The RNA shown here (transfer RNA) has 72 nucleotides and comes from a Patescibacteria group bacterium. Its mean pLDDT, the model's own confidence on a scale to 100, is 80. Its Rfam family is "tRNA". Lineage of the source: Bacteria > Bacteria candidate phyla.

[in-house]
RNA sequence: GGGGAUGUGGUGAAAUGGCUAUCAUAGGAAUCUCCAAAAUUCUCGUUCCAGGUUCGAAUCCUGGCAUCCCCG
Numbered sequence: 001g002g003g004g005a006u007g008u009g010g011u012g013a014a015a016u017g018g019c020u021a022u023c024a025u026a027g028g029a030a031u032c033u034c035c036a037a038a039a040u041u042c043u044c045g046u047u048c049c050a051g052g053u054u055c056g057a058a059u060c061c062u063g064g065c066a067u068c069c070c071c072g
Stems, first nucleotide, its partner, number of pairs: 001071007010025004018055001027043005048064005
């Protein structure tokens, strides 16, 4: 320099272009307990960035950024 893959809560993953983006785990609170753990309930928090297409974008298109892989 060329090509490819990936990017979603703190972490790991789902989501056919369509309802308030879901689940697990972590954090916080409550119940329970002599105290804790476990369990149960509640709560918190997310689409890498900028544009475009569309009635509607995590998803499609363009450009960029980051990480990884391959070729030279």